Annotation: The prediction has a mean pLDDT of 81. Transfer RNA from a Patescibacteria group bacterium, 73 nucleotides, folded computationally. It was read from a public genome assembly.
[in-house]
RNA sequence: GGGCCCGUAGUUCAGCGGCUAGAAUGCCUGGCUGGCAGUCAGGAGAUCACCGGUUCGAAUCCGGUCGGGUCCA
Numbered sequence: 001g002g003g004c005c006c007g008u009a010g011u012u013c014a015g016c017g018g019c020u021a022g023a024a025u026g027c028c029u030g031g032c033u034g035g036c037a038g039u040c041a042g043g044a045g046a047u048c049a050c051c052g053g054u055u056c057g058a059a060u061c062c063g064g065u066c067g068g069g070u071c072c073a
């Protein structure tokens, strides 16, 4: 330098172009327990890497940029 894959919550990941982007775990509050652990209920937490484009509508499609992984040179 070129090909391919990936970038979504603190972490690990889901998410046929269409209400409000979800799950697990972690975190916070409360109940059960003498306490811890555990369990149950509730809650907070994401500008979907960035910039443009297509579309009535984009996390999703297209182009570019940045970052990571992998292969080739």
Base pairs, nucleotide, nucleotide: 001072002071003070004069005068006067007066010025011024012023013022018056027043028042029041030040031039032038049065050064051063052062053061